Predicted 3D model of a 389-nucleotide part of an RNA (large-subunit ribosomal RNA, domain III) from Agarilytica sp. The coordinates come from a structure-prediction model, not an experiment, and the mean pLDDT is 83. The organism belongs to Agarilytica, within Bacteria.

Context: one part of a larger RNA
């Protein structure tokens, strides 16, 4: 310079109460206002205790601060089904022998890592200050073992099927959710109406079992033979014949109906207890129809293109060597058993990347109402905020 710039998005305060030394900023109430494809809810990365609770205010907070993502100090993450770990492989690593190179080391068989991909199974509802598909209640499913009973050719590092996939467009048939009618409970006006064709709020229930639809693909069935599938083979593929020709069987399949549920939930009610609005506890109504309608499911489908759109385990079959009164294998039913990490919070953000509580940057999901073609835009619900002078 100078008690000057400047306090970091112009979404925005205002009133009462309460605590407190002290309140513009904290609490709790009431009004107003901003977002609402988000400034909302869930996750992934990432951070790593920031979660909740008490207590405090030096320092951090661009002011103050009784607050706090601050300081101390106690709690708090519960899993056979979530998701890793497993099993299985792409890209690409490593790399036994080998090859190369003076070495250092470079390359690569076999083999073994490597998920962002394939691969067995859980819903609903309650309940904590903080956790739940995890803890509780209910009703549920899978894998493995071991017993029983029944029936039996069982076996693989090998065949063979399946697994197994582009992009783009159309159309059907469902659901979710919306709306609205009805039902149920309450409600009758301090301003003109308001017992009416009113107003307000609520009308929720999963997986899992049955059950096989709309709709997709498919001639199936047997029997005969066979230079292929590195050996076999009843399996796959070729060849022939018989019986079926009508979409009848078979394969797949959204959803609806039934059951789960004499259950949960559920707006009030009515007892309790006090701190007078909260906690507990008992009861508990209606809980139906139409209508719209997805970018969700049927659909890994149809149709059309051409640049022709991973692998491999698991699965299902077939045999080989062996086993063959045993092992083993198929159903059924019962018991037993299922480890170990991750689970707090935050997550478009004051918690994560930018030295800051930094108008920037950060992948997925969820996707209501009225207008409107719309996920645009404009007001709003749920739920979050008023952006720390």
């Nucleotide at each position: 310079g100078a008690g000057u710039a400047a306090c970091g998005a112009u979404a925005a305060u205002g009133g009462g109460g309460g605590u407190g030394a002290a309140a513009a900023a904290c609490c709790c109430c009431c009004a107003c206002g901003c977002c609402g494809g988000a400034a909302g809810a869930u996750c992934a990365a990432g951070g790593u205790u920031u979660c909740c609770u008490g207590u405090c205010c030096a320092a951090c907070g661009u002011u103050a601060a009784u607050c706090g993502g601050g300081a101390c100090a106690g709690g708090g993450u519960u899993a056979g089904u979530c998701g890793g770990c497993c099993c299985c492989u792409a890209a690409g690593g490593u790399g036994a022998g080998g090859c190369g190179g003076a070495a250092a080391c470079g390359c690569g068989u076999a083999a073994u890592c490597g998920a962002u991909g394939g691969g067995a199974a859980g819903c609903a509802g309650g309940u904590u200050a903080a956790u739940a598909u995890u803890c509780c209640u209910g009703c549920a499913c899978c894998g493995a073992c071991u017993c029983u009973g029944a029936c039996u050719g069982c076996g693989a590092u090998g065949g063979a099927g399946a697994g197994a996939c582009g992009a783009a467009g159309a159309a059907g048939g469902c659901u979710a959710g919306g709306c609205g009618a009805g039902c149920g409970u309450g409600g009758c006006g301090u301003u003109g109406g308001u017992u009416g064709u009113c107003c307000a709020c609520g009308u929720u229930u999963a997986a899992g079992c049955u059950u096989g639809u709309a709709g997709g693909c498919u001639u199936g069935u047997g029997g005969u033979u066979u230079a292929g599938g590195u050996a076999a083979a009843u399996c796959c593929g070729g060849a022939c014949c018989a019986c079926u020709u009508u979409a009848a069987g078979g394969c797949u399949g959204a959803g609806a109906g039934g059951u789960g549920a004499u259950g949960a939930c559920g707006a009030g009610u009515u007892c309790u207890a006090c701190u007078u609005g909260u906690a507990g506890a008992a009861u508990g109504a209606a809980g139906u129809c139409g209508u719209c309608g997805a970018u969700g499911c049927c659909c890994u489908g149809c149709u059309u293109c051409c640049a022709a759109g991973a692998a491999a385990a698991u699965c299902u079959u077939c045999u080989a060597a062996g086993c063959u009164u045993c092992a083993g294998g198929u159903c059924a039913g019962a018991g037993u058993u299922g480890a170990c990490c991750g689970u707090a919070c935050u997550c478009c953000a004051a918690a994560c990347c930018g030295a800051c509580a930094c108008a920037g940057g950060u992948g997925a999901u969820c996707a209501g109402g009225u207008a409107g073609a719309g996920a645009a835009u404009a007001c709003c619900a749920a739920g979050g905020c008023g952006c720390u002078u």